Context: one part of a larger RNA
């Protein structure tokens, strides 16, 4: 020097991305306890007092418990053991899973919604198969896909994509096949050209001909989508109003510079002496928005921001003192 521990004047988060770290709190008995609330919670909320000995009387079978009185320290849950609290907000409802060895969380799950598919030799799934699961189950069952307690509530658009039904007409495979062109060659034939039966064989093929495709409906807790321009009120500004052009429909409630907002440290407000973070409002939402669910929400968290009080060597600023290390010298 370093590392473990102790302890500090004054100050008291002035440190730091950040109270990281350490202090702080603490057992038991009493009294007391908000806002909110799903009425169970919140809640040990929160904030307060008491805690040793010894005497007496009561109750005890003791230990103890109670009531009065004495009495000692700085301190009596006298050492050890032993929550620190509140407030506002975001994000998940909650208990729980998870990156074995850098993430524990807002991700995964979850009760619970809701679409679908499945009538049993189920549907799915594994498996060239045989078989298995599924399920010694039997729709109040089973498999898939989203959401994710609860609470209010889930708009608009079937034009594309998808799945669902549906058959009239187009188109349309294999095979089938009327007909029709060839190839061989018995055979006719002046033995020459040639013709050419049946069989065997190739081509082309009218016409029959299913499912899907077009087509014709339905369907969004399927996939997925939810407009611009101009103009307009007796200050101004705005525009309830109008006009026009697209389109399948043009984004409803409800939120909202948000875990989302770039311009942006956006305006106001509020908290500080000062606040790019925070709450709280406005909306001009680059680029929210309703089950890839919208907004709310009591409880719950080793989650994430902000703030108070208390506490404290985190600091202002360092300083001793215990032990261990390194090093040096002997």
């Nucleotide at each position: 020097u370093u590392c473990u521990u102790u302890u500090u004047a004054a100050g008291g988060a002035a440190c730091u991305c950040g109270g990281c770290a350490a202090a702080a709190u603490a057992g038991c008995c009493u009294u007391g306890u908000a806002a909110c609330u799903u009425c169970g919670g919140g809640a040990g909320a929160a904030a307060a007092g008491g805690u040793g000995c010894c005497u007496u009387g009561c109750u005890g079978a003791a230990a103890a418990g109670u009531a009065a009185g004495g009495u000692u320290g700085c301190a009596g849950u006298g050492a050890u053991c032993a929550g620190a609290u509140c407030c506002a907000g975001g994000c998940g409802a909650c208990u729980g899973u998870u990156u074995a060895c850098c993430a524990a969380a807002a991700a995964c799950a979850c009760a619970g919604g809701u679409c679908u598919c499945c009538g049993c030799u189920a549907a799915g799934u594994u498996g060239a198969a045989a078989a298995a699961c599924g399920a010694u189950g039997u729709a109040u069952g089973g498999g898939g896909g989203c959401u994710g307690a609860c609470g209010c509530c889930u708009g608009c658009c079937c034009a594309g994509u998808g799945c669902u039904g549906g058959a009239a007409g187009g188109u349309u495979a294999a095979a089938g096949a009327a007909a029709u062109c060839g190839g061989u060659u018995a055979g006719c034939g002046u033995u020459a050209a040639g013709c050419a039966a049946a069989g065997c064989u190739g081509g082309u093929g009218a016409c029959u001909g299913a499912a899907g495709c077009c087509c014709c409906a339905g369907u969004g807790a399927a996939c997925g989508g939810c407009g611009g321009c101009c103009g307009u009120a007796a200050c101004u500004a705005u525009a309830a109003c109008g006009g026009u052009c697209c389109u399948a429909a043009g984004g409803u409630a409800g939120c909202g510079a948000a875990a989302u907002u770039c311009c942006u440290u956006g305006u106001c407000g509020g908290g500080u002496a000062a606040g790019u973070u925070c709450c709280g409002a406005c909306c001009c939402g680059c680029a929210c928005g309703a089950a890839a669910g919208g907004c709310g929400u009591a409880a719950c968290g080793a989650u994430c921001u902000g703030g108070a009080a208390a506490c404290u060597g985190u600091c202002u600023c360092a300083a001793a003192a215990a032990g261990a290390a390194a090093c040096a010298c002997g």

The part of an RNA shown here (large-subunit ribosomal RNA, domain IV) has 330 nucleotides and comes from Phacus acuminatus var. triquetra. The source organism's lineage runs through Eukaryota, Euglenozoa, Euglenophyceae, Phacaceae and Phacus acuminatus. Model confidence (mean pLDDT): 87 of 100.